[in-house]
Predicted 3D model of a 474-nucleotide part of an RNA (small-subunit ribosomal RNA, 3' major domain) from a metagenome. The RNAcentral record of the full RNA draws on SILVA.
Context: one part of a larger RNA
RNA sequence: UGACGGGGGCCCGCACAAGCGGUGGAGCAUGUGGUUUAAUUCGAUGAUACGCGAGGAACCUUACCAGGGCUUGACAUAUACAGGAAUGGUAUAGAGAUAUAUCAGCUGCUUGCAGUCUGUAUACAGGUGCUGCAUGGUUGUCGUCAGCUCGUGCUGUGAAGUGUUGGGUUAAGUCCCGCAACGAGCGCAACCCCUGCUGUCUGUUGCUAACAUUCAGUUGAGGACUCAGACGGUACUGCCGGUGACAAACCGGAGGAAGGUGGGGACGACGUCAAAUCAUCAUGGCCCUUAUGUCCUGGGCUACACACGUGCUACAAUGGUCGGUACAGAGUGAAGCGAAGCGGCGACGUGGAGCAAAUCGCAGAAAGCCGGCCUCAGUUCGGAUUGAAGUCUGAAACUCGACUUCAUGAAGGUGGAAUCGCUAGUAAUCGCGCAUCAGCAUGGCGCGGUGAAUACGUUCCCGGGCCUUGUACA
Repeated sequence: UGACGGGGGCCCGCACAAGCGGUGGAGCAUGUGGUUUAAUUCGAUGAUACGCGAGGAACCUUACCAGGGCUUGACAUAUACAGGAAUGGUAUAGAGAUAUAUCAGCUGCUUGCAGUCUGUAUACAGGUGCUGCAUGGUUGUCGUCAGCUCGUGCUGUGAAGUGUUGGGUUAAGUCCCGCAACGAGCGCAACCCCUGCUGUCUGUUGCUAACAUUCAGUUGAGGACUCAGACGGUACUGCCGGUGACAAACCGGAGGAAGGUGGGGACGACGUCAAAUCAUCAUGGCCCUUAUGUCCUGGGCUACACACGUGCUACAAUGGUCGGUACAGAGUGAAGCGAAGCGGCGACGUGGAGCAAAUCGCAGAAAGCCGGCCUCAGUUCGGAUUGAAGUCUGAAACUCGACUUCAUGAAGGUGGAAUCGCUAGUAAUCGCGCAUCAGCAUGGCGCGGUGAAUACGUUCCCGGGCCUUGUACA
C1' cells in the first nucleotide's frame, strides 16, 4: 500500500421488510448431467453453464458412426507436356458417389497465340485435428457500481502519502465550502435515438368539420381535424415561500402537456476472474498427408432405469362451453402475400381479383361486453396417452415433421424443505407480428389490449461504495 475480520461509523441497491404472482408436487416441451450406444459430433459448468453457441438436426445442415469410393484431390495459384470448348441430354450397371457408351454442343482474333476445360507430372492444396495456459479480435462478470489515474509542487531515508481526506449535498469524485496543494485525463452528466406537449411546412394511397352524393370517405370537394414526417420550440431549480453557512442543495407552491435525471433505450472507466471462444473469423507452434483430407448412401445428434435447470398446460365457477357483438399496435409480402366465390365437419383444396403495397393481401385480434347451459363432481374441469381416418410441405415424413376430424380420456383437488421475479402503464393477464424457415416455436425478439397491491422502515440476510481500526496474510 492492499486484502481480510462472526471490528466500528456513514450510505446505497427488489438486498431485506411490505405486497402481488410464480418455481419446487402433476403431465408435457426443451436444455444439461448420467447411463446406453457402432455413433449418440463438439463447446458452455457457482454467481457469470443448463429454451446457452443453435435466428429453427427428416436428406442437406453435420463436424459423429457403419459401409462404398477418390488421391494434385470438393476448393486456390503456378509451371511443363498431351488433348479438347465448356456443358447438357439419353441408355446401361450401381444404394449413390461414380463408371461406360452415345447424341447434341465447338470461344476470340493475324499463320499461331489468348481465354477456358480435361488428363499426366510437380510445387502445393486441405484439416470443425491439438493447444483460449502461446495469441489477435469479440464477449460475459463485478457494474451504469462511482470510481481509476496523471503532471507539477510539497511531506517522508524509503515503500509511499498529499491531491482523492474533512463539513454539507447529490443518482453520481454531482456540486459548494474548507484545506500544501494547484491543475488535468479516463469515467458521471450532457450531446444521439424513441416517447410525452406544441408551432411551421407538405397533403396522397391518409383524414372528413361544412356543401353535394353514396350501401360504404364511395365519388366530387376540402386542408379545418386525425394522422403521416421534415425542421423548430418547450424544463433551466427559471419564478415564489421556507430551511441551510450570505454556499451548494433540500422541502413546499405556482404556472405548465410534462418538474427537479419527465419515461425508456443506446452508451460499460482503470481493472478482476491465466473467466469464455483455435468450432464465426484471423493466427504462432505441434500433428495428419492413398488420410485426422474429400465424395456418397444409410444411420446418429431425437436413445432412456434415473437426477437437475428453464418453460408450457392445468388442477376449475373471478371458471368451462355455445350463440351474438366491440376496440389495437407493430410488422411482413414477388420462386411472395394471396381477396371474393365454390367444395370439405375440419386441416385444407379450388379459384385467381388486387398488390413491389398509408392503396391490395396476411388479418378473424384475444381477454372484454350481452344472453343461454353447466352447479362443485376427478365433473360439460384437465388434456397426457393410444387407436382409426385424413390434410399440407418436401425426391422422401419408418427411425424423426406440423396440423385436422372421430374415438380414447392418464396424472393432477394449488404443491415439503427451500427458492425466483417485480416499485407503474410496472407485476399479473390477453392476444398479434417478425427473424430463422420448403415444412416445423410452449423458445427468442418485438407490439399493443386490460391493468393492480405494497414500501412503516434499514435491526437482520446478500452484494456494493467511502472513512477508520486490528492483523503472525501478500
The coordinates come from a structure-prediction model, not an experiment, and the mean pLDDT is 84.